A computed fold for a 74-nucleotide RNA from Bacteroidales bacterium UBA2030, annotated as transfer RNA. It matches the Rfam family "tRNA". Rfam classes the family as a transfer RNA.
RNA sequence: UGACCGAUGGUGUAACGGCAGCACAGGAGAUUUUGGUUCUCUUAGUCCAGGUUCGAAUCCUGGUCGGUCAACCA
Numbered sequence: 001u002g003a004c005c006g007a008u009g010g011u012g013u014a015a016c017g018g019c020a021g022c023a024c025a026g027g028a029g030a031u032u033u034u035g036g037u038u039c040u041c042u043u044a045g046u047c048c049a050g051g052u053u054c055g056a057a058u059c060c061u062g063g064u065c066g067g068u069c070a071a072c073c074a
Base pairs, nucleotide, nucleotide: 001070002069003068004067005066006065007064010024011023012022013021018054026042027041028040029039030038047063048062049061050060051059
């Protein structure tokens, strides 16, 4: 420098272009003599900027970051 892949709550991981969900974690409550376990409720997210579309996490363009491979220089 080029090609390809990826980026979603604190963590991991889903979502034929049509309400962003699940598990863990955090908070509150119930149970318990206390704690743990268990149960209920709850907080929090689509990397950034544009475009297409009635509608974008999803499609297109550019960028940022990370990874893989190749090339170049020494």
Notes: The source organism's lineage runs through Bacteria, Pseudomonadati, Bacteroidota, Bacteroidia and Bacteroidales. Model confidence (mean pLDDT): 80 of 100.